[in-house]
RNA sequence: AGGGCUGGCCGGGCGACCGCGUUGUCGUCUUCGGACGGCACCGAGGAAGGUCCGGGCUCCACAGGGCAAGGUGGUGGGUAACACCCACCCGAGGCAACUCGCGGGACAGUGCCACAGAGAACAGACCGCCUGCACCGAGCUUCGGCGAGGCGCAGGUAAGGGUGAAACGGUGGAGUAAGAGACCACCAGCGACCGGGGUGACCCGGCCGGCUCGGCAAACCCCACCUGGAGCAAGAUCAAGAAGUUCCGUGCUUGCACGGGACGCGCGUGCGUUCGAGGGCGGCCCGCCCGAGCACGCGGGUAGAUCGCUGGAGGGUGUCGGCAACGGCACUCGUAGAUGGAUGGUCGCCACGCUUCGGCGUACAGAACCCGGCCUACAGGCCAGCCCUUCCG
Numbered sequence: 001a002g003g004g005c006u007g008g009c010c011g012g013g014c015g016a017c018c019g020c021g022u023u024g025u026c027g028u029c030u031u032c033g034g035a036c037g038g039c040a041c042c043g044a045g046g047a048a049g050g051u052c053c054g055g056g057c058u059c060c061a062c063a064g065g066g067c068a069a070g071g072u073g074g075u076g077g078g079u080a081a082c083a084c085c086c087a088c089c090c091g092a093g094g095c096a097a098c099u100c101g102c103g104g105g106a107c108a109g110u111g112c113c114a115c116a117g118a119g120a121a122c123a124g125a126c127c128g129c130c131u132g133c134a135c136c137g138a139g140c141u142u143c144g145g146c147g148a149g150g151c152g153c154a155g156g157u158a159a160g161g162g163u164g165a166a167a168c169g170g171u172g173g174a175g176u177a178a179g180a181g182a183c184c185a186c187c188a189g190c191g192a193c194c195g196g197g198g199u200g201a202c203c204c205g206g207c208c209g210g211c212u213c214g215g216c217a218a219a220c221c222c223c224a225c226c227u228g229g230a231g232c233a234a235g236a237u238c239a240a241g242a243a244g245u246u247c248c249g250u251g252c253u254u255g256c257a258c259g260g261g262a263c264g265c266g267c268g269u270g271c272g273u274u275c276g277a278g279g280g281c282g283g284c285c286c287g288c289c290c291g292a293g294c295a296c297g298c299g300g301g302u303a304g305a306u307c308g309c310u311g312g313a314g315g316g317u318g319u320c321g322g323c324a325a326c327g328g329c330a331c332u333c334g335u336a337g338a339u340g341g342a343u344g345g346u347c348g349c350c351a352c353g354c355u356u357c358g359g360c361g362u363a364c365a366g367a368a369c370c371c372g373g374c375c376u377a378c379a380g381g382c383c384a385g386c387c388c389u390u391c392c393g
Base pairs, nucleotide, nucleotide: 001389002388003387004386005385006384007383008382009381010380012350013349014348015347016346017345018344020043021042023040024039025038026037027036028035029034045364049375050374052373053372054371055370056369057231058230059229060228064286065285066284067283069227070226071225072224073223074088075087076086077085078084089103090101091100092099093098104222105221109220110219111216112215113214126161127160128157129156130155131154132153133152135150136149139146140145169187170186171185172184173183188212190209191208193206194205195204196203197202235307236306237305238304244263245262246261247260248259249258250257251256252255265299266298267297268296269295270294271293278290279289280288314333315332316331317330318329319328320327321326351362352361353360354359
């Protein structure tokens, strides 16, 4: 200097004027509900997106057993928890930094491996190789025979060749009619035993043995562990309402009116009321509990206000422990809570990029109960560490 790998950060700035929302404060008015005005602080994200995981919180409900279903899948740690994060082991890719994981089981069972090929998992003979029988037969011949080679039938063989993504270990030897782990040496793999290191997954080594029993489970499946459900449109409180029922008080026309409280809309059909309909918020069964209403149809009334709603498994700084993720301690900060849904408009200057010098453009993209992750999108930049190549000293 160039090319890569990993992690972190910014993502328009400044000023003026006008205009928004929450909160606080001051003032004016008030029908006491609140309204208006001034000032001050604060007011969309690294992903707010996806809704893929895990929770907090709320309700069912203070809830048992089994089946099914779903999720995860090396070991150890972190965390509220997780399919997340950290470290390590094994495997794959890469010269490497590093990245990825379909990471338990193929000897429980079932299934698949197209086409090609003899044969694709207790496999298999196409071309070959060897032997025997019978026939043909170049050539040679001491005329007795010898005989390369070829066709057919029978048997042996899986070393050589071929097919294929993959062919039931590899190299060498010895042996054989020809061969073959049938045998031997070394190697790879698998298994048993022993020793060492490590919390562990695993790693290293010694010795022995049968000689070797494919791949796919992100195929069904088996094994281990985990799992109630629904969701802020959860839920809570207040108010209101239509025919009525009932209780209390007052009045007097003795059954009406007014006021207050409680329950609570009307009609129809079917089922049910202890011989139990229905309910107990994913499916089924059992058990247990609640239970007088439930289901469907038609018609009617109200749909307003407040809470939930932002002080959190929160942020920052320092320090200690830890390889790290992260945790402890001390100090410190108060950073949106809208609800038809708030942060915008105009002007000027600056920055960056393009420019025909007139000007144009400036990424992805907007909270809606909250938090921890993962995934996806992002113009232009900044910082740190590590790897490789080349050059100079």
Molecule: Bacterial RNase P class A
Organism: Nocardioides sp.